Model confidence (mean pLDDT): 81 of 100. Predicted 3D model of a 118-nucleotide RNA (SAM riboswitch aptamer (S box leader)) from Neomoorella thermoacetica. RNAcentral records the identical sequence in 2 taxa. NCBI's taxonomy places the organism under Bacteria, Bacillota, Clostridia, Neomoorellales, Neomoorella.
RNA sequence: CUCUUAUCGAGAGUGGUGGAGGGACUGGCCCGAUGAAGCCCGGCAACCCGCUCUCCUGGUUUCUCCGGGGGCGACAGGUGCCAAUUCCUGCAGGGCAGAAGGCCCUGAGAGAUAAGGG
Numbered sequence: 001c002u003c004u005u006a007u008c009g010a011g012a013g014u015g016g017u018g019g020a021g022g023g024a025c026u027g028g029c030c031c032g033a034u035g036a037a038g039c040c041c042g043g044c045a046a047c048c049c050g051c052u053c054u055c056c057u058g059g060u061u062u063c064u065c066c067g068g069g070g071g072c073g074a075c076a077g078g079u080g081c082c083a084a085u086u087c088c089u090g091c092a093g094g095g096c097a098g099a100a101g102g103c104c105c106u107g108a109g110a111g112a113u114a115a116g117g118g
Base pairs, nucleotide, nucleotide: 001118002117003116004115005114006113007112008111013041015040016039017038021031022030023029025090027088028087042082043081044080047078048077049073050072051071052070053069054068056067058066059065086110091107092106093105094104095103096102
């Protein structure tokens, strides 16, 4: 960099440092000197993970083990995350309203994160 699968309407600081930016991109709309990003500490969650139960005429000749499912945990370890639904939107389809602006729903795309593969 790329592929596959899963998830994205919940959750998380009245701390230190730092000094002007930030919310991926577009167009919006926001956050920010009553202090942005970054870093430290703190926290949240539970993808990997740990423990455990269980089912399958799943893998294995059988047990173990591996895979699937449920429960619990977060101590240890690998990530992640901590304004606003992934803040909204961008493409397609549909519904409502209709003078116009507009409102709503579904799917795709894009993006993010994890796990596995190239």